RNA sequence: AGAGUUUGAUCCUGGCUCAGGACGAACGCUGGCGGCACGCUUAACACAUGCAAGUCGAACGGAGUUAUUCGGAGCUUGCUCUGAAUAACUUAGUGGCGGACGGGUGAGUAACACGUGAGCAACCUGCCUUUGAGAGUGGAAUAGCUUCUGGAAACGGAUGGUAAUACCGCAUAACAUUACGGAGCCGCAUGACUCUGUAAUCAAAGAUUUAUCGCUCAAAGAUGGGCUCGCGGCUGAUUAGGCAGUUGGCGAGGUAACGGCUCACCAAACCGACGAUCAGUAGCCGACCUGAGAGGGUGACCGGCCACAUUGGGACUGAGACACGGCCCAGACUCCUACGGGAGGCAGCAGUGGGGAAUAUUGGGCAAUGGGCGCAAGCCUGACCCAGCAACGCCGCGUGAGGGAAGAAGGUUUUCGGAUUGUAAACCUCUGUCCUUGUAGACGAAGGAAGUGACGGUAUACAAGGAGGAAGCCCCGGCUAACUACGUGCCAGCAGCCGCGGUAAUACGUAGGGGGCAAGCGUUAUCCGGAUUUACUGGGUGUAAAGGGAGCGUAGACGGCAUGGCAAGUCUGAUGUGAAAGGCUGGGGCUUAACCCCGGGACUGCAUUGGAAACUGCCUAGCUAGAGUGCCGGAGGGGUAAGCGGAAUUCCUAGUGUAGCGGUGAAAUGCGUAGAUAUUAGGAGGAACACCAGUGGCGAAGGCGGCUUACUGGACGGCAACUGACGUUAAGGCUCGAAAGCGUGGGGAGCAAACAGGAUUAGAUACCCUGGUAGUCCACGCCGUAAACGAUGAAUACUAGGUGUCGGCAUCCAAAGGAUGUCGGUGCCGCCGCAAACGCAUUAAGUAUUCCACCUGGGGAGUACGUUCGCAAGAAUGAAACUCAAAGGAAUUGACGGGGACCCGCACAAGCGGUGGAGCAUGUGGUUUAAUUCGAAGCAACGCGAAGAACCUUACCAGGCCUUGACAUCUGCCUGACGGGAGGGUAACGCCUCUUUUCCUACGGGACAGGCAAGACAGGUGGUGCAUGGUUGUCGUCAGCUCGUGUCGUGAGAUGUUGGGUUAAGUCCCGCAACGAGCGCAACCCUUAUUCCCAGUAGCCAGCAUUUUGGAUGGGCACUCUGGGGAGACUGCCAGGGAUAACCUGGAGGAAGGUGGGGAUGACGUCAAAUCAUCAUGCCCCUUAUGGUCUGGGCGACACACGUGCUACAAUGGCGUAAACAAAGAGAGGCGAUGCCGCGAGGCGGAGCAAAUCUCAAAAAUAACGUCCCAGUUCGGACUGUAGUCUGCAACUCGACUGCACGAAGCUGGAAUCGCUAGUAAUCGCGGAUCAGCAUGCCGCGGUGAAUACGUUCCCGGGUCUUGUACACACCGCCCGUCACGCCAUGGGAGUCCGUAACGCCCGAAGUCAGUGACCUAACCGCAAGGGAGGAGCUGCCGAAGGCGAGACGAAUGACUGGGGUGAAGUCGUAACAAGGUAACC
Repeated sequence: AGAGUUUGAUCCUGGCUCAGGACGAACGCUGGCGGCACGCUUAACACAUGCAAGUCGAACGGAGUUAUUCGGAGCUUGCUCUGAAUAACUUAGUGGCGGACGGGUGAGUAACACGUGAGCAACCUGCCUUUGAGAGUGGAAUAGCUUCUGGAAACGGAUGGUAAUACCGCAUAACAUUACGGAGCCGCAUGACUCUGUAAUCAAAGAUUUAUCGCUCAAAGAUGGGCUCGCGGCUGAUUAGGCAGUUGGCGAGGUAACGGCUCACCAAACCGACGAUCAGUAGCCGACCUGAGAGGGUGACCGGCCACAUUGGGACUGAGACACGGCCCAGACUCCUACGGGAGGCAGCAGUGGGGAAUAUUGGGCAAUGGGCGCAAGCCUGACCCAGCAACGCCGCGUGAGGGAAGAAGGUUUUCGGAUUGUAAACCUCUGUCCUUGUAGACGAAGGAAGUGACGGUAUACAAGGAGGAAGCCCCGGCUAACUACGUGCCAGCAGCCGCGGUAAUACGUAGGGGGCAAGCGUUAUCCGGAUUUACUGGGUGUAAAGGGAGCGUAGACGGCAUGGCAAGUCUGAUGUGAAAGGCUGGGGCUUAACCCCGGGACUGCAUUGGAAACUGCCUAGCUAGAGUGCCGGAGGGGUAAGCGGAAUUCCUAGUGUAGCGGUGAAAUGCGUAGAUAUUAGGAGGAACACCAGUGGCGAAGGCGGCUUACUGGACGGCAACUGACGUUAAGGCUCGAAAGCGUGGGGAGCAAACAGGAUUAGAUACCCUGGUAGUCCACGCCGUAAACGAUGAAUACUAGGUGUCGGCAUCCAAAGGAUGUCGGUGCCGCCGCAAACGCAUUAAGUAUUCCACCUGGGGAGUACGUUCGCAAGAAUGAAACUCAAAGGAAUUGACGGGGACCCGCACAAGCGGUGGAGCAUGUGGUUUAAUUCGAAGCAACGCGAAGAACCUUACCAGGCCUUGACAUCUGCCUGACGGGAGGGUAACGCCUCUUUUCCUACGGGACAGGCAAGACAGGUGGUGCAUGGUUGUCGUCAGCUCGUGUCGUGAGAUGUUGGGUUAAGUCCCGCAACGAGCGCAACCCUUAUUCCCAGUAGCCAGCAUUUUGGAUGGGCACUCUGGGGAGACUGCCAGGGAUAACCUGGAGGAAGGUGGGGAUGACGUCAAAUCAUCAUGCCCCUUAUGGUCUGGGCGACACACGUGCUACAAUGGCGUAAACAAAGAGAGGCGAUGCCGCGAGGCGGAGCAAAUCUCAAAAAUAACGUCCCAGUUCGGACUGUAGUCUGCAACUCGACUGCACGAAGCUGGAAUCGCUAGUAAUCGCGGAUCAGCAUGCCGCGGUGAAUACGUUCCCGGGUCUUGUACACACCGCCCGUCACGCCAUGGGAGUCCGUAACGCCCGAAGUCAGUGACCUAACCGCAAGGGAGGAGCUGCCGAAGGCGAGACGAAUGACUGGGGUGAAGUCGUAACAAGGUAACC
C1' cells in the first nucleotide's frame, strides 16, 4: 500500500466482499511447563449455610472464675460451705469512639450528574497539628441486678436498690454570640476587615501502674465536604410551542449556608428554530481499541466522581447519613407460629437455584500493606496478602542436537523408466531445558536487640538418571502462500465475495504431498481500519444519485476605496492548573520477555495577566468605481380591460339539380328519392386569428401572435446632475405558476376523454372509420403539479478568436449605401482549460469568491403511518421490515431491425421441362415383430453410410456348442508335424475314430508347427463424436480475414481495410496518417477449341502396285488419328467515353476477345454440425460373456405418411420392315467371334485377344416406307396364371431374365414446390465400378438440340458503408403485467390484551413542622401553693402506596383485507428495447 466482483471487451460512477488490528469473549478439534494478568457482559432474578464491624475494664456499678490472706460454721482435722480483703482473668449492661470508611453494583439519571476552569464578601468540618485560656462547686435519676408478672416466640410490664468520662444547676471567662454605638481602611456592588465602648449569654471529667492519656472555651492550620457560575460531550421536528411556584419583586420562615427552598401579597413575566417541551437511549471521566492523522468506537480490569442497596416514602442520631450488614411506615415475596402475632433483605466474600453461548473455591492467613478501637499488650478486618480452578489473554521455554544414501521397507503416484515421502527413519555419537529422584534452601521482617512467614520446604542452587513423558489445528480455484490420485455425478455437499458439483472436480469426501501458524489453531459475535463510502483534513449535483417550477423578500451568512481609535476574534511572552496510573522516551530490577520501579518530556486544554495592531470585527469622520435616482430617446406577440374586422367550419331558410355522398389498405356503420353530396343567395352562432413568421422579439418562470383605444410593468441606449455601500444570497414566509381536474353561473361552431356502432383480428375493451357527452371558451373561486428541460440555482470578476442576427449610440467615407468602434440581447464554429467520455468552451460544464437548495447502491417507494393543506381528486413532508450483488453513465466491437444507401447471385422476373395426382422401384417415419441391427434429422437426413442383405456379408433374433479362446506375445511339458485321405454322428459347427507324413545339428539341442497346462492377457460393430485425432458437410469459390511498424484514443479500440471511380473479385486507379506485408482473389496445373514440329503400329489410305474386294497385302505417313513438344489471346491495335488514370463501349484482325468453355483448387472462422460402426484413440463397462462359433430366421413385415426416381397417360405418338452416324470404357476363375440348336432367355462348341490388333458391340433417337385414327385404344404396362433359362452348396421366406396368356390405375395432375442462361435445358442411347447372380440407383460417354432475361419494385441468401439498440447464448435475443400455487416480511382492521409517564379527584400510613395540650412529669425557682420547662394525647398542612376517571404514547395479538418481495421449464397475452411493427416518455 491494495485486491475481487456489473461488460463480449473498455473507461467511469457505485455498492457488496476480502486481506490488518483488537476482545472480560463463546463454540469446534487439540493440549507439555512456567511467569504476569484476568474471569456473570444475561435475571438491579430469588437466596440455604458460614463469615464480612467492632473495640475500650486506663469511663462505670455489678456478676462470675482462679489464686493468696484473714474470719465464721459443719465436722469424717483437712476437706466442704460461707463472709471479707487483695491480685489476676472473663464481660451481659450503662458510657465513649467507630458502624457516613473500607467492600459491591450500574438500576435510575441527558442532570451543574460528570469533565475542565473559576467563585463563595453566602458556608460547615469529629479525629490530627499549632497557639492562648481553663477544669471551681453542687444535684437528681437510670440500666444492669432483686422480686412479681404477660407472651408459643419475638419481646415486654410492674416493684425495690445503684455507678459513671451518662444527665442537670450555679460560679468564672474571652479575640465567642447577640443588641446598640464610635473611628479607620478595602471592595464593581450587596458589603467585608481592623481598633474600640456598653449591656446580656454560654464551659468543663475524669482515669491511672504517676510515665501519661483524656475534658472545656477561643483562634489558626490541615483534611474532608456543601453551594453557585462559564464552557464541553447522545438521537429524533413523522416531538413546535412549553411553563403556574411558573419568572421577578417586597416581607417572613427555614437551612451550616445563598436561593421560590417554603409561605403571604403584588406584577405577568420566563424558556424556545443558536431547537424549548416531549420521546428514546445512556452512569460520567482519566483512559482503552483502531487510525498516517483528523476522526470513529468503547467506558471490563486499575484510578477519580456520582447514584443505588428488595420496591416506594420518612425522619431520628450524629462532626458527617436521610445511613448496604440502623430505625419507622406502606407494597410484593419468603420463613416461623400455639393463628393471637412475629422474623428477613448477599448489587460484601465464598456458595446454591434460575437465566444463559458463557464466567472460578462454601480455601489459607492477618506474616506484609492499610483501616477501626485501645495508653498499651492486643482484638477485629472475605479490605488486603496468598493459594485453588479455567490455554480466557499476554510473555517465555520445551517436545532434542550432530552425523547418517543401500536414497531401505512401507505409503502415494506413474508415460512403468521413474518420481516423491526423504537425512526423514533405522543406525552411530552427544546433550539434559522442562521432567523424575535426592541434598541444600531464601529475599519478602520494617524499628536498638530479640521474637514474628499464610505463601512454603515454594522460588532458587547442586547432584544423579535416561531421548526417555510432551504436536496439533487450519488451509491448498482466484483474491491468497500451497497439487495430485481415487470416490461421487446439479446427488451428497462446499461457499467470505466471485462461484464450484449434471462421469476425466487442483473448489464436494478421502488419501498422499504441500503451505501457514504453533500449545495452540480455526469459526462465530462485536469495534476501528481499508471506506476520500458523510469528504474539517478530504466528495459531488448537464447525461451516473443529486439545482428548489419561478420570483419578491425576513432572519442569518458574506461584503467596495480610504481616516483615526478600541482590542472581541487573531498573534506572542509570563503565571496557575491540566491528580496518580496509562501512552512516549532515557535508564534500572526479575536468567530474558511479559511485568515492575525511577527520571524526563508530553497531556495539543482552560483560566489570569503583560504586549502587538497587519487582517476580521466594533465606533468615528469621509470617497465614488458597486447599487440606486433624475433628464432625453427609440424597440417589443410584456400585462389588464373595452370595442372592431375578415377568411373558414357548422347549422337554418330559399333557389338550381339528381342519385348517390362519405370514408378506407379494402370496406362497413353513417347521410340521401321525406331530395343528400355539389352549387347560388341570405341569415345565425361560437371559437381561432392564414400569409407576414425568422435557432427573430418580449417576459422572472409558466407563457405571449388579427386591428384600434385606455391604463400599466420591465429592460436597453445616451448624458453624468443627485444619494453615498443603500450591496449579494436567501432557511422559514409571501406571490405567480402549462395542461388536466373541481365549484357556481353562462356559452357551446369546430375538436373531442367516456360511450355507441362499423371494421381489423385467433381475440381487439386498441391502432382505422362513422357518430358523440363532459371538457375545450367566458366570469369568479379553488387546485399547485409537468421530460415546469438548457434535464445546467443566483451574483460578481477574470480568461484567444471567427462568423450571423435583434435593439440603440458614436466616428469616418466616394452616402437610397458602406466601413470601423461601442453597449445590451440571441445563435453557430472554435483555442486554452475542464470532463469518465459525450461534450462545454466570454450565454462555461474554465479559473476564483459568496450564499442557498439537493445527493450518498438497486428494489421495496415517492409507498405506509403520522401531520399540514385541499370541496374532492389529491399535493407537501416522508420511513421501515424484507430482498438482490448488482442497478447505472459514456463510449467500443459485433449481431440484429417489419432503419437507410449501394451491389451481387437461376434470388425474383422472362422462359423451357418437371415434382405434388396414377402404377411400380427405392429410402425414411410410424406401426408391427423373437428380431424387423446401427447411424444420418431444416437448408447441409430421407436411390444417404450401402460401388450392389438368398447363405456369407450381419453388427439383430431363436436355439446348439467353446472358454487363454477365431486372432497377437511370453513360460513349461508333450508330439513331429502342418497338411492330406477315410469313417461315425449332428440341423450344422463342435465332437469321436482310423490312416499317411518335417528340417538343421557341434547330438547337448535348436528352428517351425501342433496339442496339453497355468496365468499374464486376447476379444468387444459395448458407452461417450459433449473427452479426442483424422476425415467430411455447410455458409461459399462468397470476397473477405489479418499482421508488423507508425499515428490517434486514459482505454476497449480506431486508422490501414473508409472515401471518389471501376471490377467477377480488398480487381485495379486516384485521394488520404499512414507505409508495407501475409492468408484468400487472379495466375501457375489438367482438359477442351486452332495450328506447327517430331514420331508412325495394332491407327490412316491422297497418290502407286497387288487383290479373294476385306487397308486384306506391298508401299507410304500426305490426311484423320494417336502422344510428346511448341505457337497462339496480351485490352496488344484503332475510335469514343472517363480525370490525361484504372476501366468501359464499339471495331479491326483472328480458330478463339476481354477470367474463350469445363475441371481441380475452398482464406480467418461458424454450426459443442457429422462420424468412437472405415481407421486410430483417452476414460468407463463385459470377461464360461456385451467374447467366439454354427444352423435357421430377420434386416425384404404393412392400416398409413413423406422424400427421391422409373414408366406412362399417347399421333412431335405406338407397331412393323429395311437402312445411316458415335464417344468413352471393360476383358484371363475374363471378354468370347464365325458356326449349329432353341420362338426366346439361352445352350453346344470354341477362333481370336492380357488388347489403337480380338471380343463385349446392336448404338438409339433420326431419316425412309407401311399401318393404326383419338378409343382406356395396336396407348399404358402393374398384377396374376403357366411354361422355362441362367447364376449359385442352395432362388420357399427373398434373385434376374424369357415365351404364352391375363391387361389394373392412369386421358397431363389442388394448395404448394424444384431444376436450368448454351452445346445449357430437354430428349436419345452406350459404357463402367460393385458383382457368382441381381441397377429405374451412382459415376462417366457421346448423338439430336431449344426458348428467354424488360429489369432489380418485391421473396430468399450474401457483401460494403451508415443509423438505432435495454441484444452479446447476440431477434429462435431481451422483456412487461394480470391470474394460479408455495414461502416471507409488512400496511389497514370490529376489536382484545399488556405496559409507560404525566394529569384530575378520593382515601391517607409513617413522619417533620404548626396548633392545642383539661392528662402526665426527678433535677431549676419557691417554706408551700405554685411557677418555669417538658411530654403523652388530639387536631391541621404536606404526604408514599392504593382507588376512581378521561385522555396520550408504546408493544403484542386479531376474522378479514391491501399491496410488496421471492420462487422450477405454470396460464393468458406482447406493453417496452430496431421506425419494436400505433415513435417513446411525463
This is a predicted structure of a 1482-nucleotide RNA (small-subunit ribosomal RNA) from an uncultured rumen bacterium. The sequence is in RNAcentral, with records from ENA and SILVA. Its Rfam family is "Bacterial small subunit ribosomal RNA". The coordinates come from a structure-prediction model, not an experiment, and the mean pLDDT is 85.